[in-house]
Context: one part of a larger RNA
Molecule: large-subunit ribosomal RNA, domain II
Organism: Saprospiraceae bacterium
């Protein structure tokens, strides 16, 4: 682990309620108990006593009325009728009440043969080592004081180290040799040692060199029997089938938050037609989104005008006077608000009406549920963080399978009665893995971008499209050949300053095809190279700017890498368009089955509906046992094993083969020890 067998809503009751079936009905029912009898039963007598038939007041009392009250008012409860009474079920009460399961509490016992401590009598410690007090001799000394040395001597919770006792580190062992061991290794070892034998304290109690330590492999209250089926708002587990219908994870309120109460949402039965949802239209309420503020509150940028500060100036003082400084009110410009509003939607939300549609209300009976998630979307919160969190509104998961997303509760499609080797589509797809296009048009990408699922500032002659300017055969733009001058070494600085440290300037003017009082190098200064500017050759496009597609740097992550994967560049990528096809339990076709409503012709006939988890209904299988009936099978082989085979929508059930060796089955009905896969279920086998 597995097999076999047991294993969980029961029972009772003068008990509450409700459904339904039966009797009798303004009435209904009898209990103990008698007596008969075919005797664990019946059948008759028994009216005691319940329930109803009247009710209201505390009550005296009064009554279809009563009480309250000063009332003839006004209120409260009634009054215009259906109930008893027995059965079966649904639910609830009491009772161990579906079942297993606590740690515990109480209550009487049993236990110190193991540990703790004591008592009382014994028993044990191998060998070595130190050498305390005290004696005895000698000695210092006047000295029987005192001290000194030797020598007896043989003290100690001394010292080393066996037995003996413990358990210090380490390995080892961990279904062990052992439910505390086994090796080395270590600690006391004449003391507060170790031990035998008998005795003693006992459970809220002992003992305790004190660890909550020990009291028989048990201890922060020991074992055993009883209260006892203690209690478990908590876990688990709770047994055949079909069919209809189908939730909740929310408000409130709780010594309440993983429970419960009562509302909401589910059924199931009775009832009335009161109603409830959708679209269109008309009528309203309102302060959200937006917007807006010179409409207010609040806050707010810049500038203008000027009050009132601050600063500087000035004066004997007062009056002044300037202010790139701080500023109200006003003016112009720009802008902000969940708790600002002069305005203000769409949505939904009331009311009326047409239509259309079917589910709405009431009362009883039974429940479950009151841990929810997730996507979108409007919000709070938090970081406009989170697979966060707390609200609203829709969808989906929960309780929903199918088909796409490579896998993947909730995303995209799309709601499964049941059967088919029939067609159609949906999302997504159509080179091969793999059903369909290696279609078709017309760009674009050269990054293998990308081929469905993360990238940014910013930087770049990547390239595609547009679009503004400008120069160009009178020859542009790149390159080549030439030239690039003079007054001048302008003026002032300066040791120097000459195009080129620095300053100044109507940076003038001259020859020129063109050349700046000079664009970088350079030199101490010059010099020298060099641009701008022309000219010449070449001979057609070239230059700036803006906008946009498609790219490419930026660009790092822990076992190997990748779009699912091969692979795929005019593409099997990317962008726009077009025809086909594929594709699912959608939908259609053809059968077939249940439920429901309608309609009759009562059997059909239309027309609807058949995913479900908790939960509610409703019909059935099976197994034991009774009763009755029929009087069936059976040694020519019962019931039980084991295999085939028909049948039913299932539970099942019928036939038969072998095996078994003696009982078993069918019909109507009743009563249950009445159906296992799971409870770390019990028991027994392997």
């Nucleotide at each position: 682990g597995c097999c076999u067998a047991c294993g969980a809503g029961u029972u009772a009751c003068u008990c509450c309620u409700c459904a339904c079936u039966a009797g009798c009905g303004a009435g209904u029912u009898u209990a103990a108990g008698u007596a008969c009898u075919u005797a664990a039963g019946g059948u008759a007598c028994g009216g005691a006593g319940g329930c109803g038939u009247a009710g209201c007041g505390a009550a005296a009392g009064c009554g279809a009325g009563u009480c309250u009250g000063a009332a003839u008012a006004g209120g409260g409860c009634g009054a215009u009728u259906a109930g008893c009474u027995a059965g079966u079920g649904g639910g609830g009460g009491u009772a161990g009440a579906c079942g297993c399961g606590a740690a515990a509490c109480c209550u009487g016992g049993u236990g110190a043969u193991c540990u703790a401590c004591c008592c009382a009598u014994g028993a044990g410690c191998a060998g070595g080592u130190u050498g305390a007090a005290g004696g005895u001799u000698g000695g210092a000394u006047a000295g029987u004081a005192u001290c000194c040395a030797a020598u007896u001597g043989g003290a100690g919770g001394a010292c080393c180290g066996a037995a003996c006792u413990g358990g210090u580190a380490a390995a080892c062992g961990u279904u062990g040799a052992a439910a505390a061991g086994u090796u080395u290794u270590c600690g006391g070892a004449u003391g507060a040692c170790u031990u035998g034998u008998g005795g003693g304290u006992a459970g809220g109690g002992g003992u305790g060199a004190a660890a909550g330590g020990c009291c028989a492999a048990u201890c922060a209250a020991a074992c055993c029997g009883g209260g006892a089926g203690a209690u478990a708002g908590c876990u688990c587990g709770u047994a055949c089938u079909c069919c209809c219908c189908g939730a909740a994870a929310u408000g409130c309120a709780u010594u309440u938050a993983g429970g419960u109460g009562c509302a909401g949402c589910g059924u199931u039965g009775a009832u009335a037609a009161g109603a409830g949802u959708g679209u269109g239209c008309c009528g309203g309420a309102g302060g959200u989104a937006g917007a807006g503020c010179u409409a207010c509150c609040g806050a707010u940028a810049g500038g203008g005008c000027u009050a009132g500060g601050g600063g500087g100036c000035g004066u004997c003082a007062c009056u002044g006077c300037c202010u790139a400084c701080c500023a109200a009110c006003c003016c112009c410009u720009g802008a902000c608000g969940a708790a600002c509003u002069c305005c203000g939607a769409a949505u939904g939300c009331c009311g009326g009406u047409a239509c259309a549609u079917u589910g709405c209300g009431u009362c009883a009976g039974c429940a479950g549920u009151g841990a929810g998630g997730c996507u979108a979307u409007g919000g709070g919160u938090g970081c406009u963080a989170a697979g966060g969190u707390c609200c609203a509104u829709a969808g989906c998961c929960g309780a929903g399978a199918g088909g796409g997303a490579a896998a993947c509760a909730a995303c995209c499609c799309a709601g499964a009665c049941c059967a088919a080797c029939a067609g159609c589509u949906a999302a997504g797809g159509u080179c091969c893995c793999a059903a369909a296009a290696u279609a078709c048009u017309a760009u674009c990408u050269a990054a293998g971008u990308u081929g469905a699922a993360c990238a940014a500032a910013c930087g770049a002659u990547g390239u595609g499209a547009g679009a503004a300017u400008g120069c160009a055969c009178a020859g542009a733009c790149a390159g080549c050949u030439a030239g690039g001058a003079u007054g001048u070494u302008g003026g002032c600085u300066u040791g120097g300053a000459a195009g080129c440290a620095g300053c100044c300037a109507u940076u003038c003017a001259u020859u020129u095809a063109a050349a700046g009082a000079g664009u970088g190098c350079g030199u101490a200064a010059c010099a020298g190279c060099u641009c701008a500017c022309u000219a010449g050759u070449c001979g057609a496009g070239c230059g700036u700017u803006c906008u946009u597609g498609c790219g490419c740097g930026g660009a790092a992550a822990a076992u190997g890498a990748u779009c699912g994967g091969g692979c795929a560049u005019c593409a099997a990528g990317a962008u726009a368009g077009u025809u086909a096809c594929c594709g699912a339990a959608g939908c259609u076709u053809u059968g077939g089955u249940a439920u429901c409503a309608u309609a009759u012709u009562u059997a059909u006939a239309u027309g609807a509906u058949a995913g479900g988890u908790a939960g509610g209904g409703g019909a059935g299988c099976a197994u034991u046992c009774u009763a009755a009936a029929a009087g069936g099978c059976u040694g020519a082989g019962a019931a039980g094993g084991u295999g085939a085979g028909u049948u039913g929508u299932g539970a099942g059930a019928c036939u038969u083969g072998c095996u078994g060796g003696a009982g078993c089955a069918u019909u109507u009905a009743g009563a249950a020890a009445a159906g296992a896969a799971a409870a770390u279920g019990u028991a027994g086998g392997c």